Background:
A computed fold for a 77-nucleotide RNA from an SAR86 cluster bacterium, annotated as transfer RNA. Its mean pLDDT, the model's own confidence on a scale to 100, is 80.
[in-house]
RNA sequence: GGCUAUGUAGCUCAGCUGGUUAGAGCGCAGCAUUCAUAAUGCUGAGGUCCUGUGUUCAAGUCACAGCAUAGCCACCA
Numbered sequence: 001g002g003c004u005a006u007g008u009a010g011c012u013c014a015g016c017u018g019g020u021u022a023g024a025g026c027g028c029a030g031c032a033u034u035c036a037u038a039a040u041g042c043u044g045a046g047g048u049c050c051u052g053u054g055u056u057c058a059a060g061u062c063a064c065a066g067c068a069u070a071g072c073c074a075c076c077a
Base pairs, nucleotide, nucleotide: 001073002072003071004070005069006068007067010026011025012024013023019057028044029043030042031041032040050066051065052064053063054062
């Protein structure tokens, strides 16, 4: 330098062919239970869906340009 994949909650990820309210598990907080802790149950908080632009009535999802990470290939006087 070329190609490919990935980027969504604190962490690991799902989100089908664009559709009305963005979710799960773990973690965190509160409550219940217990003599107490753990476990268990219930409730809750937490998100600019990497950034920007565009397409569309409507974008996490499509297009383009960037950024980051990973992998493959090439180059190396």

RNAcentral records the identical sequence in 5 taxa. Taxonomically the source falls in SAR86 cluster (Bacteria, Pseudomonadati, Pseudomonadota, Gammaproteobacteria).